[in-house]
RNA sequence: AUUGAUGAAACGCUGAAUUCUCAUUUAGAUGAGAAGCGGGGGACCCGGUUUUUUUGGGGUGAAUCUCUCAUACCAAGAGAGUAGGGUUAACUUUCAACCCGAAUCCGUCAGCUAACUUCGCAAGCGUGGAAAGUGGGAGCU
Numbered sequence: 001a002u003u004g005a006u007g008a009a010a011c012g013c014u015g016a017a018u019u020c021u022c023a024u025u026u027a028g029a030u031g032a033g034a035a036g037c038g039g040g041g042g043a044c045c046c047g048g049u050u051u052u053u054u055u056g057g058g059g060u061g062a063a064u065c066u067c068u069c070a071u072a073c074c075a076a077g078a079g080a081g082u083a084g085g086g087u088u089a090a091c092u093u094u095c096a097a098c099c100c101g102a103a104u105c106c107g108u109c110a111g112c113u114a115a116c117u118u119c120g121c122a123a124g125c126g127u128g129g130a131a132a133g134u135g136g137g138a139g140c141u
Stems, first nucleotide, its partner, number of pairs: 011126004018035007036121006046111001056109001057106004065081005084100005090134006
């Protein structure tokens, strides 16, 4: 000097998943509450009309769909794509590059939906190239 791994702090990313107060506790943690953010149920009106244990239906989420391996039909699994989504450190856009394209819940049941009502505030990670426009901060004169 380079590369890789590990740990701490700061900062940052996906995501709604953050902050604060009080009580218990040696502390950690737990419980309750507030603000903030997010989801579900739920009228008139509107929409929908062929319902049903059967082609069941529905929710959260970017995460849908097609083809192939593949044969008698499948199925687990794998692969190639794809609707859609994310990062590149002020914001937006463009280009470029790199990624994700899952999982799970309700339980036969739910369109929208004011009032009302109810639930959650997890989990997992480490990117940093360029240009245009807009904005902010600092220093000097």